This is a predicted structure of a 264-nucleotide part of an RNA (large-subunit ribosomal RNA, domain VI) from a Minisyncoccota bacterium.
It matches the Rfam family "Bacterial large subunit ribosomal RNA".
Lineage of the source: Bacteria > Bacillati > Minisyncoccota.
Context: one part of a larger RNA
Formats: sequence, C1' cells, structure tokens
RNA sequence: CGUUAGAAAGUUGAGGGAAUUUGUCUCUAGUACGAGAGGAUCGAGAUGAGGGAAUCCCUAGUGUUCCUGUUGUUGCUAUCAAGCGCACCGCAGGGUAGCUAGAUUCCUUAAGGAUAAUCGCUGAAAGCAUCUAAGCGAGAAGCCCUACCCAAGAUUAACUUUCUCCAUUAGACCCGUGGCAGACUACCACGUUGAUAGGUUGCCGGUGUAAGUAUGGUGACAUACUAAGCCUAGCAAUACUAAGUGUCGAUUGAAUAAAUUAGG
Repeated sequence: CGUUAGAAAGUUGAGGGAAUUUGUCUCUAGUACGAGAGGAUCGAGAUGAGGGAAUCCCUAGUGUUCCUGUUGUUGCUAUCAAGCGCACCGCAGGGUAGCUAGAUUCCUUAAGGAUAAUCGCUGAAAGCAUCUAAGCGAGAAGCCCUACCCAAGAUUAACUUUCUCCAUUAGACCCGUGGCAGACUACCACGUUGAUAGGUUGCCGGUGUAAGUAUGGUGACAUACUAAGCCUAGCAAUACUAAGUGUCGAUUGAAUAAAUUAGG
C1' cells in the first nucleotide's frame, strides 16, 4: 500500500516446514526344525544408545552487583581503633536470582488409504494352461493422510463475533514507568479510576556471631551482650518518588450501462 467504511478479537487451512535412526534383553520356547551340536519365523513386552524439545523442583557449575577470612602497602579518613583504595574480583572459603548440563520430564508412532518388487482369485485371446487382456485382492522403514510448527499478499486477498456513526467516537499512535521481551525494531504490563519501576517495611534466602563495651589473659587472643551484624537480581504489602499530556482517526461507506420484475 492492498484486501473497497473504520476498528478490536477469535478461527478455517490452500500451501509450506521440521521430524520420522537404532541396539540389547525377556516371554512365546529350549518350542518348530535337527541324529546331535545347535536353534528359529510370526507375535507380545522391557530397557538402552543416538537425535530433539521443554524446564530449573532435585544434583552440579557459574554467579567481577552478597557475606566472610586473610597478605602487602612510601595511598586516604590528622593519629589509635575501625574502614576505604590498589595489588588478575589481590588471594581464599561459601553463595540468592538468572543462565547452564553432566540434572529432570517428555518425544522419536498407534490407526487408515493408494502402491513398488512380489504373492494371489477369477479368466479369455489360444476348448488346455495362464496373476491380466476386461475384472477383483494381499503387500514396504518408502508415498498420501494422521500427529507437531508456521500459515488469508491463499491478489481466488476467506470466515465468525463484537464495537463505532457528524461526536473527533470505536480505536491507534506519540510520550513516560518498566519487563520473565529484546541488537534496533517488534512483543508484553502499566500510566493516579495506578502496584509499572524505584524507595520503605516484612518474609524467603546467603554469609556465619558485626561495631562497641565489659571480663579473663604478660600477650597473640578468648568469652558475654549475640543465631549477631550485613545483604544483589527473589516473594508480598505499601502511593513516599517517577509515569499529567498531546496527535491521528469513519461523514452509513463507488459510478455508469444493460437485462428482468414490480409500481406509476
């Protein structure tokens, strides 16, 4: 831009895509078969490998925005103490959310249709025979369909429901607060008729008993107040802070010609 008024939702599926791999074991059955040795077809079930998808409850990593320990320091807070800076995040021990796999769950095929090779029925040409010439069947991991995903620019532009008619409405956009969305865009939530983000409070969770004071010890240090103090992304509550606005947006939705019908 189109889809012939403008919109908001929900569908159908023409068509397209992805996938469709494989082992072992058990039963049937030590059966059929075979002198024995050995040892099935068909069928039923179990469990893996490879591949794929989703998820983070468990396990395990990471977690330079969390906590703690600790070394050096000619740096900083005047000094002690307590901290900060720098040294690969200084090093080290843990670790929330998120992300992740080696973790967890699921899928990798049941039915149907038409067939290939092949096997058949009936059956002539050709009194027989013959699966084929007419006719009718069986038959594959392959084909179609089913099952999963996309899908009406499918210009053959589909369908259903609802909203809006002289008011800038239905609605959309811009702007702003953000996200489990994201390169940008897009998508999603919200904009005071408000929990969208931040803050605050509480909780979950992490670290592991802060500073200060007192006591004991010559001292390093220990003990008590003290499961303390601190705390990131998590979960709630709460308008304290920030989201105020503005713009666009249908005039009942073609014209002409012909034919038919009805009326005048």